[in-house]
Molecule: transfer RNA
Organism: Verrucomicrobiaceae bacterium
RNA sequence: GCGGGUGUGGUUCAAUGGUAGAACGUGAGCUUCCCAAGCUUGAAAUACGGGUUCGAUUCCCGUCACCCGUA
Numbered sequence: 001g002c003g004g005g006u007g008u009g010g011u012u013c014a015a016u017g018g019u020a021g022a023a024c025g026u027g028a029g030c031u032u033c034c035c036a037a038g039c040u041u042g043a044a045a046u047a048c049g050g051g052u053u054c055g056a057u058u059c060c061c062g063u064c065a066c067c068c069g070u071a
Base pairs, nucleotide, nucleotide: 001070002069003068004067005066006065007064010024011023012022013021018054026042027041028040029039030038047063048062049061050060051059
C1' cells in the first nucleotide's frame, strides 16, 4: 500500500429496522453494635460525519481508532 473484521454505560456482552437491556462495578437509602452479605432505588452508553427510511445500534458511503491477513 491492498483486502477483511471490530467499534454500544466504568468493564464484559446482548439488542438485525419500531421504547437501548443484562451482569459486574458505582451513588443514595434500609438492615447490622461495626464490617461483610442481603434488599430497595438512582445515575451512566450506540466512535465521528453524511445518506436511505415515517422510523437507523441495525442498511449504504466516507473518516478515525484497533485487530487479522497479504506483499